This is a predicted structure of a 469-nucleotide part of an RNA (small-subunit ribosomal RNA, 3' major domain) from Nicotiana glauca. RNAcentral holds the full RNA, with entries from SILVA. It matches the Rfam family "Bacterial small subunit ribosomal RNA". Taxonomically the source falls in Nicotiana (Eukaryota, Streptophytina, asterids, lamiids). Model confidence (mean pLDDT): 82 of 100.
Context: one part of a larger RNA
RNA sequence: UGACGAGGGGCCGCACAAGCGAUGAAGCAUGUGGUGUAAUUCGAUGUAACGUGAAGAAACUUACCAGGUCUUGACAUGCCGCGAAUCCUCUUGAAAGAGAGGGGUGCCUUCGGGAACACGGACACAUAUAGUACAUGGCUGUCGUCAGCUCGUGCCGUAAGGUGUUGAGUUUAAGUCCCACAACGAGCGCAACCCUUAUGUGUUAGUUGCGUUUGGAACCCUAAACAGAAUGCCGGUGAUAAGCUAGAGGAAGGUGAGGAUGACAUCAAGUCAUCAUGCCCCUUAUGCCCUGGGCGACACAUAUGCUACAAUGGCUGGGACAAAGGUUCGCGAUCCCGUGAGGGUGAACUUACCCUAAAAACCCAUCCUUAAUUCGGAUUGCAGGCUACAACUCGCCUGCAUGAAGCUGGAAUUGUUAGUAAUCGCCAGUCAGCCAUACGGCGGUGAAUUCGAUCCUGGGCCUUGUACA
Numbered sequence: 001u002g003a004c005g006a007g008g009g010g011c012c013g014c015a016c017a018a019g020c021g022a023u024g025a026a027g028c029a030u031g032u033g034g035u036g037u038a039a040u041u042c043g044a045u046g047u048a049a050c051g052u053g054a055a056g057a058a059a060c061u062u063a064c065c066a067g068g069u070c071u072u073g074a075c076a077u078g079c080c081g082c083g084a085a086u087c088c089u090c091u092u093g094a095a096a097g098a099g100a101g102g103g104g105u106g107c108c109u110u111c112g113g114g115a116a117c118a119c120g121g122a123c124a125c126a127u128a129u130a131g132u133a134c135a136u137g138g139c140u141g142u143c144g145u146c147a148g149c150u151c152g153u154g155c156c157g158u159a160a161g162g163u164g165u166u167g168a169g170u171u172u173a174a175g176u177c178c179c180a181c182a183a184c185g186a187g188c189g190c191a192a193c194c195c196u197u198a199u200g201u202g203u204u205a206g207u208u209g210c211g212u213u214u215g216g217a218a219c220c221c222u223a224a225a226c227a228g229a230a231u232g233c234c235g236g237u238g239a240u241a242a243g244c245u246a247g248a249g250g251a252a253g254g255u256g257a258g259g260a261u262g263a264c265a266u267c268a269a270g271u272c273a274u275c276a277u278g279c280c281c282c283u284u285a286u287g288c289c290c291u292g293g294g295c296g297a298c299a300c301a302u303a304u305g306c307u308a309c310a311a312u313g314g315c316u317g318g319g320a321c322a323a324a325g326g327u328u329c330g331c332g333a334u335c336c337c338g339u340g341a342g343g344g345u346g347a348a349c350u351u352a353c354c355c356u357a358a359a360a361a362c363c364c365a366u367c368c369u370u371a372a373u374u375c376g377g378a379u380u381g382c383a384g385g386c387u388a389c390a391a392c393u394c395g396c397c398u399g400c401a402u403g404a405a406g407c408u409g410g411a412a413u414u415g416u417u418a419g420u421a422a423u424c425g426c427c428a429g430u431c432a433g434c435c436a437u438a439c440g441g442c443g444g445u446g447a448a449u450u451c452g453a454u455c456c457u458g459g460g461c462c463u464u465g466u467a468c469a
Base pairs, nucleotide, nucleotide: 001469002468003466004465005464007463008462009461011459012458013457016452019416020415021414022413023412026307027306028305029304030303031302032301033300034298035297042053043052064293065292066291067290068289070287073125077124078123079121080120081119083117087102088101089100090099091098092097107114108113131279132278136276137275138271139270140269141267148188149187150186151185152184153183154163155162156161166180167179169178194259195258196257197256199227200226203224204223205222206221210216233247235245236244237243296435309409313368314367316365317364318363319362325356326355330349335344336343337342375406380401381400382399383398384397385396386395422445423444424443425442426441427440
């Protein structure tokens, strides 16, 4: 100087307290461990792995396994030979591949040949999701959006170092600011600048929107610039400070709300399987192609979720109100058929126009009356639809039938302070289809409680002790 302490002081955070909800019991979905397997590819493993890489495993993907093949190779550059290339047919085969036959001559040219492409050959090589994240770059997590981390000159100390950055004082979300001070300044962080959102009777512009059914910019809306909030004003308090507190005006009040933004370092943290890369290893194989299987197994354990256990509810009929997205190899209206999934038809839309599209909780009315039930929907049988060469292993959806556990969940654990929690639907990406109950967004309805610092927990600051570095 650090680190540590069931040493001390002081401060903060959904850390506790005060509330509301959930997990832990049930069924199922997904991930992981374990077991088993020819293979169940690999990585991630306290917080900071476990709906994670994976924004989509039937083939492909795919890295794994079995079998069948290839060896200058699926891919790149260089050399030689031959033929332009593309194309068609047959045999064999699970396919890859192997064998055979047919047709055919373009472009440039100095007529030698050349370009592009295919096949064959010899070598340099090519290849590897093989190893090492404890050789690395890059990227990322974490402490933590915590308020810290340093430097120049000066001063102090023999030096390591200290001071500044401390405070007998005081404030903030903040090393934010004020005052004092052997310090005076500065940098990286904080804040601000950026984006979204809340207001504008004002400005500009009006199509596809709005208003009229015709001709405007009144309203609404759209989208650009600008304005607006600065403790600016007033009272109290404080040291005549920084500020704190109450009030006015205001759409908004003290960082208005949310996002992006992550200092110096830490964990030999994660990733050689995004990519790049040193070294090492493979080279008739640890490379390449193909078919089939596997990644989907199942006494069990665990993590994250979904659906419920019902009457603040369930069924049926009727009625109302969003936002944000996507769409031409697409979204698909209308009409017809079907109980339905869907099928036929194919309008408009390259999109403020058309389509997706039905918003759902909600409101009105009927039935159900506390029951394992008109709750709950697992499981299973049959019959169908769709995508796709292909739905057995292993897809989604529909109809009929079946109708399991479950009557609010032990110890324990967890989220959350306002348009938040809770609850209700909608959309996109990936995508032929989909195992999405995931993930990322969007709006609808819309609470309770705290405003304290005793304790638990985590972090920063000051101080003290130490046989630790």